The prediction has a mean pLDDT of 86.
SAM riboswitch aptamer (S box leader) from a marine sediment metagenome, 107 nucleotides, folded computationally.
It matches the Rfam family "SAM riboswitch aptamer (S box leader)". From the family's description: The SAM riboswitch is found upstream of a number of genes which code for proteins involved in methionine or cysteine biosynthesis in Gram-positive bacteria.

RNA sequence: UCUUAUCGAGAAAGGUGGAGGGACUGGCCCGUUGAAACCUUAGCAACCUGUCAGAUAAAGGAAAAGGUGCUAACUCCUGCUCCGGCAAAAGCCGAAGGAAGAUGAGA
Numbered sequence: 001u002c003u004u005a006u007c008g009a010g011a012a013a014g015g016u017g018g019a020g021g022g023a024c025u026g027g028c029c030c031g032u033u034g035a036a037a038c039c040u041u042a043g044c045a046a047c048c049u050g051u052c053a054g055a056u057a058a059a060g061g062a063a064a065a066g067g068u069g070c071u072a073a074c075u076c077c078u079g080c081u082c083c084g085g086c087a088a089a090a091g092c093c094g095a096a097g098g099a100a101g102a103u104g105a106g107a
Base pairs, nucleotide, nucleotide: 001107002106003105004104005103006102007101012041013040014039015038016037020030021029022028024079026077027076042071043070044069047067048066051061052060075100080097081096083094084093085092086091
C1' cells in the first nucleotide's frame, strides 16, 4: 500500500514522568485533584490460535494457555452526497449512504 470483517456494548489501579491529549478540520471536551510516553499489576473482549460440540463444514458455546487489540465521552460530534422537519434568513434538528480513521486477519 491492497483486500476483507468489525466499530451505539464492555473493561483501571499503582509507579516513573511533568504539559500536553482526544488521528486530521471546525467544534466541544479531558488534563497541576497530574496530559503524553514508559513500566507493573489487573480487567474487558472474543479478531487469530487453541478448546467444547458438530460432519476435519457452517452457524454456535465457553474463556484455562498463547498472538494482537482495547480499558472518558457512539470512531466524542463533525466534514462529502442525498432525503425529511422547523426557520424570513443565517441556521438548527432528524434519517440514510459515503469519505477519512482505528483494530484484526490475509496479501
The RNAcentral record of the sequence draws on MGnify.